């Protein structure tokens, strides 16, 4: 460095659920909470879901595959 990924270090993210506020809705802020995650960092490029008010619309990155970034450092 590539590849990998420990019952190792330091940290990090945070499902379901509650409260909260937005929204027509999928959903989605904010606190709480914590099932999980080695890219559960990022981008709606490609398929896939989801919503409707059916459009040159919306939503999911914790659905797969892809671009890009990045802590550790045993075998």
């Nucleotide at each position: 460095u590539c590849u990998c990924g420990a019952u190792a270090a330091u940290g990090g993210c945070a499902a379901a659920c509650c409260a909260u506020g937005a929204g027509a809705a999928a959903u989605c802020u904010u606190g709480g909470g914590g099932c999980g995650c080695a890219a559960a960092g990022u981008c709606a490029c490609a398929g896939a879901u989801c919503c409707c008010u059916a459009g040159u619309g919306g939503a999911u990155g914790g659905c797969u595959g892809g671009g890009c970034u990045a802590c550790c450092g045993a075998a």
The prediction has a mean pLDDT of 86. The RNA shown here (c-di-GMP-I riboswitch aptamer) has 75 nucleotides and comes from Neptuniibacter victor. It was read from a public genome assembly, where an Rfam model found it. The model forms 94% of the base pairs in the Rfam consensus. The organism belongs to Neptuniibacter, within Bacteria.